Predicted 3D model of a 117-nucleotide RNA (SAM riboswitch aptamer (S box leader)) from uncultured Brevundimonas sp.
[in-house]
RNA sequence: CUCAUCAAGACCGGCUGAGGGAUAGGCCCUUUGACGCCGGGGCAACCUUCCAGGAUCCACCCGAUCCUGGAGAUGGUGCCAACUCCUGCGGGGUUCCUCGGAGCCGCGAGAGAUGAG
Numbered sequence: 001c002u003c004a005u006c007a008a009g010a011c012c013g014g015c016u017g018a019g020g021g022a023u024a025g026g027c028c029c030u031u032u033g034a035c036g037c038c039g040g041g042g043c044a045a046c047c048u049u050c051c052a053g054g055a056u057c058c059a060c061c062c063g064a065u066c067c068u069g070g071a072g073a074u075g076g077u078g079c080c081a082a083c084u085c086c087u088g089c090g091g092g093g094u095u096c097c098u099c100g101g102a103g104c105c106g107c108g109a110g111a112g113a114u115g116a117g
Stems, first nucleotide, its partner, number of pairs: 001117006011040005019029003023088004041080003046076002049071009084111001089108002092105005
């Protein structure tokens, strides 16, 4: 940089000791011990493994690549407060209204996270 996903799911112990939730605001978590590190456990199924079907390449077979569905959890990652905690930019719907606006609910973009290349 490209692609995919992000409303589900899953916590104990030890060490340490004051911060943490990316950023700003909000709102939360936290000395009934945060963040972090270590050990164990778990969740999930991105890669990986197996099965079935389809498409493309190949004269055909074999094979390769891709797509869809299913099963699994040996291995590589990841994850285990709150929807990515919410909002930020654009647009839509709806309710209220003192007509200035305010509240609520989707959608898209952006940013971020994770995986694969």
Its mean pLDDT, the model's own confidence on a scale to 100, is 82.